[in-house]
RNA sequence: UCUCGACAAAGGCAAACCACCCGCGAGGGUGGGACGCAAAGCGACGGAGCUCUCAGAGCCAGCCGAGCUGCCGAA
Numbered sequence: 001u002c003u004c005g006a007c008a009a010a011g012g013c014a015a016a017c018c019a020c021c022c023g024c025g026a027g028g029g030u031g032g033g034a035c036g037c038a039a040a041g042c043g044a045c046g047g048a049g050c051u052c053u054c055a056g057a058g059c060c061a062g063c064c065g066a067g068c069u070g071c072c073g074a075a
Stems, first nucleotide, its partner, number of pairs: 004073002012037002017032006035062001041068002045065003049059004
């Protein structure tokens, strides 16, 4: 350094649900809250799924693949 991911350490994220706000909607934001996560960090490139005023425009990265970036270090 690469692979790998420990009943390790330090720290991180936050499903469902609830409140408020935004959006026609899928869904998103903030706060609360933790089911989980070693990329559950980032971005819609491919596939899946989903929405609508349906052929066009969107949503989804916590579904999978590929891409970019990153903390720690036992075997």
Description: A computed fold for a 75-nucleotide RNA from Conexibacter sp., annotated as c-di-GMP-I riboswitch aptamer. Lineage of the source: Bacteria > Bacillati > Actinomycetota > Thermoleophilia > Conexibacter. It matches the Rfam family "c-di-GMP-I riboswitch aptamer". Rfam describes the family as follows. GEMM was predicted in a large-scale screen for bacterial structured RNA regulatory elements. The prediction has a mean pLDDT of 88. It was read from a public genome assembly, where an Rfam model found it.